[in-house]
Molecule: Glycine riboswitch aptamer
RNA sequence: CUGACGAAACCCGGAGAAUUCCGCUUGCAGCGGAUGCCGAAGGUGCAAACAGGUUUGACCUGCCAAUCUCUCAGGCAAAAGGACGGGGCACGAGAA
Numbered sequence: 001c002u003g004a005c006g007a008a009a010c011c012c013g014g015a016g017a018a019u020u021c022c023g024c025u026u027g028c029a030g031c032g033g034a035u036g037c038c039g040a041a042g043g044u045g046c047a048a049a050c051a052g053g054u055u056u057g058a059c060c061u062g063c064c065a066a067u068c069u070c071u072c073a074g075g076c077a078a079a080a081g082g083a084c085g086g087g088g089c090a091c092g093a094g095a096a
Base pairs, nucleotide, nucleotide: 002096005092006091010087011086012085013084018035020034021033022032023031024030036076037075038074042072043070045068050062051061052060053059054058
């Protein structure tokens, strides 16, 4: 010097479930209450393996995951949000 690779910002794609009922108020939005649902912001819980202990049968403890689980939170027309995926400059940067 090059640069595999990573890559904030930013751009693109992105599911599910009552535009339910009542009141505030005539309507939209919003707020409160009631019931029914969804899982992909976030969060809860858990396996094998591994480590240790033990009466060596296995059991107990620790530790670790998810798109699993729970449904606290959030959501159930549109908008917004949205796990995850693609692109990606700044920036970082292995071998040679």